[in-house]
Molecule: transfer RNA
Organism: Roseomonas sp. HF4
RNA sequence: GCCGGCAUAGCUCAGCGGUAGAGCAACUGAUUCGUAAUCAGUAGGUCCGCGGUUCAAGUCCGCGUGCCGGCA
Numbered sequence: 001g002c003c004g005g006c007a008u009a010g011c012u013c014a015g016c017g018g019u020a021g022a023g024c025a026a027c028u029g030a031u032u033c034g035u036a037a038u039c040a041g042u043a044g045g046u047c048c049g050c051g052g053u054u055c056a057a058g059u060c061c062g063c064g065u066g067c068c069g070g071c072a
Base pairs, nucleotide, nucleotide: 001071002070003069004068005067006066007065010024011023012022013021018055026042027041028040029039030038048064049063050062051061052060
C1' cells in the first nucleotide's frame, strides 16, 4: 500500500428498517447468628464520528477513526 472483519450497558455479546436486550458485574430487598450461595427487584445506553437513503436507521449506503486478521 491492497483486501476483509469488528465497533451496542462497567465486561462478554444479541438485536428481519418500526418504542434497544441477555448473561456476568453493581445496587436494594428476602433468606442466614453472620458471610457466601440462592431467590425477587432496581438502576445503568448520544448504539465510534460525520453525511446520505427512508415516513421511520443500531440495522441499508458513502467517507473518516480505532482495533483485529490476510496479502504484498